[in-house]
Predicted 3D model of a 106-nucleotide RNA (SAM riboswitch aptamer (S box leader)).
RNA sequence: AAAACAUCAAGAGAGGUGGAGGGAACAGGGCCCUGCGAAACCCGGCAACCGUCGCAUUUGCGAAAUGGUGCUAAUUCCCCCGAGGUCAUUCUUCGGAAGAUGUUAA
Numbered sequence: 001a002a003a004a005c006a007u008c009a010a011g012a013g014a015g016g017u018g019g020a021g022g023g024a025a026c027a028g029g030g031c032c033c034u035g036c037g038a039a040a041c042c043c044g045g046c047a048a049c050c051g052u053c054g055c056a057u058u059u060g061c062g063a064a065a066u067g068g069u070g071c072u073a074a075u076u077c078c079c080c081c082g083a084g085g086u087c088a089u090u091c092u093u094c095g096g097a098a099g100a101u102g103u104u105a106a
Stems, first nucleotide, its partner, number of pairs: 003104006013043001015042003021033003028079003044072003049068002052063004076098001080096006
C1' cells in the first nucleotide's frame, strides 16, 4: 500500500501571528466562505475512537480527560450508481459506491 471493523444530521473562541486564498484528493460543474481578513502555525475549545479508572464479566455499562489521535462554516456543502414514494427530468426516503477519522493488521 491493500484489507477488516466502527462512526460520519450533534459539538467546538467576535483570541494571537500571518497575509490570499479556501471548501480532503485528480478533472470538471454547482453553490458557498474570505481583506468586517483565506491557508498555515500558536493558544483556546469540542468529542471521546484507542488508552486510563470503576463496576460487571465476557465483552457490556459508567467516569475522568493528565496520555495517543481526530475535529473545530454549510450532511462527508452538493454532483456518482440502484431501488421506493411523487403528475414530475423537481423534491424526497433507503441502500451502494467513493471519501474522511479511529482501531486492528501487515
The prediction has a mean pLDDT of 79.
Rfam family: SAM riboswitch aptamer (S box leader). Rfam links the family to the GO term regulation of gene expression.
The model forms 97% of the base pairs in the Rfam consensus.